[in-house]
RNA sequence: UGGUUAUCAAGAAAGGUGGAGGGAUUAGACCCUGCGAAACCUUAGCAACCCUUUGUGUAUCAAAGAAGGUGCUAAAUUCUACUUUUGCAUUACAAAUGUUUAAGAGAGAUAACGG
Numbered sequence: 001u002g003g004u005u006a007u008c009a010a011g012a013a014a015g016g017u018g019g020a021g022g023g024a025u026u027a028g029a030c031c032c033u034g035c036g037a038a039a040c041c042u043u044a045g046c047a048a049c050c051c052u053u054u055g056u057g058u059a060u061c062a063a064a065g066a067a068g069g070u071g072c073u074a075a076a077u078u079c080u081a082c083u084u085u086u087g088c089a090u091u092a093c094a095a096a097u098g099u100u101u102a103a104g105a106g107a108g109a110u111a112a113c114g115g
Base pairs, nucleotide, nucleotide: 001115003113004112005111006110007109008108013043014042015041016040017039021032022031023030026081027080028079029078044073045072046071049069050068051065052064053063054062055061077107082104083103084102087099088098089097090096
């Protein structure tokens, strides 16, 4: 750097340095932020992907755990965008537009395992 698989509405913050931005990217919306953003460090915590122990029906299982490797600790991955779809409104009808419901795709994040 790219691939495969799984998960992504739950959960969990204080201090120090720093000094203006941040919420991945583009656009829009919304939000956080001098009552101190990003980033870095320390400590603490959450979770249970890898992991540890036990059981047996041996599996893509169940229960318990947290020493170690990651991850995470505002808001659903903050929301929308593309496709299909539900209802409603505008409209004489169709088309179109706006709004709304649900599903999926795409993109992204994290883990594990290959190249």